[in-house]
Context: one part of a larger RNA
Molecule: large-subunit ribosomal RNA, domain I
Organism: soil metagenome
RNA sequence: GGCAUCUGGUGAAUGCCUUGGCGUCAUCAGGCGAUGAAGGACGCAGCAAGCUGCGAAAAGCUCCGGGGAGCGGCAAACACGCUUUGAUCCGGAGGUAUCCGAAUGGGGAAACCCGGUCCACUCAGUGGAUCACUGACGGGAUGAAUUCAUAGUCCCGCAGAGCGACACGCGCCGAAGUGAAACAUCUCAGUAAGCGCAGGAAAAGAAAGAGAAUCGAUUCCGUAAGUAGUGGCGAGCGAAAGCGGAACAGCCCAAACCGGCGGGAUUUAUCCUUCCGGGGUUGUAGGGCCACGACAUGGUAUUCCAAUGGUUAGAGGAACAGCCUGGAACGGCUGGCCAAAGAAGGUGACAGCCCUGUAGUCGAAAACCGGCGGAAGCCUAGUGGUACCCUGAGUAGCACGGGACACGUGAAACCCCGUGUGAAUUCACGCCGACCACGGCGUAAGGCUAAAUACUCGAUGACGACCGACAGCGAACAAGUACCGCGAGGGAAAGGUGAAAAGAACCCCUGUUAGGGGAGUGAAAUAGAAUCUGCAACCAGAUGCCU
Numbered sequence: 001g002g003c004a005u006c007u008g009g010u011g012a013a014u015g016c017c018u019u020g021g022c023g024u025c026a027u028c029a030g031g032c033g034a035u036g037a038a039g040g041a042c043g044c045a046g047c048a049a050g051c052u053g054c055g056a057a058a059a060g061c062u063c064c065g066g067g068g069a070g071c072g073g074c075a076a077a078c079a080c081g082c083u084u085u086g087a088u089c090c091g092g093a094g095g096u097a098u099c100c101g102a103a104u105g106g107g108g109a110a111a112c113c114c115g116g117u118c119c120a121c122u123c124a125g126u127g128g129a130u131c132a133c134u135g136a137c138g139g140g141a142u143g144a145a146u147u148c149a150u151a152g153u154c155c156c157g158c159a160g161a162g163c164g165a166c167a168c169g170c171g172c173c174g175a176a177g178u179g180a181a182a183c184a185u186c187u188c189a190g191u192a193a194g195c196g197c198a199g200g201a202a203a204a205g206a207a208a209g210a211g212a213a214u215c216g217a218u219u220c221c222g223u224a225a226g227u228a229g230u231g232g233c234g235a236g237c238g239a240a241a242g243c244g245g246a247a248c249a250g251c252c253c254a255a256a257c258c259g260g261c262g263g264g265a266u267u268u269a270u271c272c273u274u275c276c277g278g279g280g281u282u283g284u285a286g287g288g289c290c291a292c293g294a295c296a297u298g299g300u301a302u303u304c305c306a307a308u309g310g311u312u313a314g315a316g317g318a319a320c321a322g323c324c325u326g327g328a329a330c331g332g333c334u335g336g337c338c339a340a341a342g343a344a345g346g347u348g349a350c351a352g353c354c355c356u357g358u359a360g361u362c363g364a365a366a367a368c369c370g371g372c373g374g375a376a377g378c379c380u381a382g383u384g385g386u387a388c389c390c391u392g393a394g395u396a397g398c399a400c401g402g403g404a405c406a407c408g409u410g411a412a413a414c415c416c417c418g419u420g421u422g423a424a425u426u427c428a429c430g431c432c433g434a435c436c437a438c439g440g441c442g443u444a445a446g447g448c449u450a451a452a453u454a455c456u457c458g459a460u461g462a463c464g465a466c467c468g469a470c471a472g473c474g475a476a477c478a479a480g481u482a483c484c485g486c487g488a489g490g491g492a493a494a495g496g497u498g499a500a501a502a503g504a505a506c507c508c509c510u511g512u513u514a515g516g517g518g519a520g521u522g523a524a525a526u527a528g529a530a531u532c533u534g535c536a537a538c539c540a541g542a543u544g545c546c547u
Base pairs, nucleotide, nucleotide: 001546002545003544004543005542006541007540008539009538015532016496017495020467021466022464023463024462025461026460027459028458029456030455031163032162039100040099041098042055043054044053046078050074051073061094062093063092064091065090066089070082071081072080105114106113107112115131116130117129118128119127120126121125133160134159135158137157138156139155140154141153142152168199169197170196171195172194179186183232209215210214219246220245221244222243223242229237230236250448251447252446253392257278258277259276260275262273263272264271265270283426285391286390287389288388289385290384291383292382298379299378300377302376303375304374305373309369310368311367312366314362315361320335321334322333323332324331336353337352338342344356345355346354397421398420399419400418401417402416403415407433428443429442430441431440432439483490484489503531506518507517508516509515
């Protein structure tokens, strides 16, 4: 020096564990905000750095319920208190709620600075109230050029503003990497990004439909079907009817006509007109108008009341002992018991009968949800006649330029925009994939409309051939923390003594709050806090062998 074995050190693998995650299902909720949000700053405890809670009334105040013996958060100790006159704790309703923040009296380098007006007081000051902007919104006052009036100005009321899930919806705008094995039409894709707006859903929606002899609003799923088509007929893109299901719901205006307040014109008898009321709402055309007849029936998506019920605390809830081993019985043995409960968790080892629970049962002063049912309001019909009136105009159509339709200009309809032009009026008009005829379908140029559908920041419950600390969320721990960056932003590591702290009194070594040796605790201290287990690399010692 090497090898082997053993014993230690170091080290952290592994095993076991789980307070944390991940996912799914069901139910709920789907908003918060000028009554000041979300999010923060700074404070508040006897001692108080962090987290949590709270706000100068500051780990809290009041009331109403629950609950019943302990309590003063995580978090020990000390000190001092509270509590059966019911505390702590849990639920409901209130009070308080500094400063910043839409931030809104003005300013500002957020959490700061400086004001106006009125009121009060213990009056150099303090306290209370109030003072932003915008609105095609409602009401009022005042009031120019300019007589009336209007514009303008001012006041009051109401509303808006900001945040929220990187979700879902509608709209505006709108790429490129890519694919086409290059690339330009095309594709990616109306996707991503940007912007606006909204709701718990949104959007769509009661045929100027479909497309084939029939159907009958919309939406969603399956199918039709990778079909018909479209396509440098390349790459690709890609329907619809119909059929099967989910869910079902239909309505209101404008106009004709009648009436009314006001205004204007005027030949004083009418005409025009804003607005209001009645009327009326459709394709088998309907309505007005005229005549006859009816006053019922049914409905309701609006408002209010509202039963059972539900949510936000809870209550009660069966049944086991002995012996043995052991530190400990939940184990073993013996003999029982309950079960609408043998889900689960805990307890010193594996517990139906020890504890918490579980099955089944019961429960709310207060607040909220919900809505059986009721009320109010609202809506709701016919027959015949006539052919006088009405039935959405810079609209439809057309031309040109585009877009969107599965459809790239194509034979390219239908639909929607821009520019121009510009009808008809029910003997009408649009459509049925150029166009025409016949036939058929439907009534545009106004509006509303639940459900079936999409999503999940969040609440509750349940579950998992999901993870188990290099995994699972980035985060099981002071985690979006420490730390890095001027900033936008990036972003960790880090779990385990023991059943119980019983966390080692006392003694010794010593420069020592270091480390160790005794003693003691404990089942165990090679469980001693750098704490379960404690692999390997690496280090050392002992023994053996080789050189």